The RNA shown here (transfer RNA) has 74 nucleotides and comes from a Candidatus Njordarchaeota archaeon. Lineage of the source: Archaea > Promethearchaeati > Candidatus Njordarchaeota. The sequence was found in a public genome assembly. The coordinates come from a structure-prediction model, not an experiment, and the mean pLDDT is 84. It matches the Rfam family "tRNA". By type it is a transfer RNA.

[in-house]
RNA sequence: GGGGCCGUAGUCGAGCCAGGUAAGAUGCCGGCUUGGGGUGCCGGUGAUCGCGGGUUCAAAUCCCGCCGGCCCCA
Numbered sequence: 001g002g003g004g005c006c007g008u009a010g011u012c013g014a015g016c017c018a019g020g021u022a023a024g025a026u027g028c029c030g031g032c033u034u035g036g037g038g039u040g041c042c043g044g045u046g047a048u049c050g051c052g053g054g055u056u057c058a059a060a061u062c063c064c065g066c067c068g069g070c071c072c073c074a
Base pairs, nucleotide, nucleotide: 001073002072003071004070005069006068007067010026011025012024020057027045028044029043030042031041032040050066051065052064053063054062
């Protein structure tokens, strides 16, 4: 230098191809359970979807550029 993959709650991670307004786990908070703690059960809380732009009624998703990480080629 060229190519590919990845970036989403504090952490992990699905959704992306076939656009319809973000699932789950864990964490955290509250309640129940226990003599208390843990476990378990119930409820709640939390995401600029890496950044900017474009297309569209509507973008995590499609398109372009950039940033970061990993891998391959040179």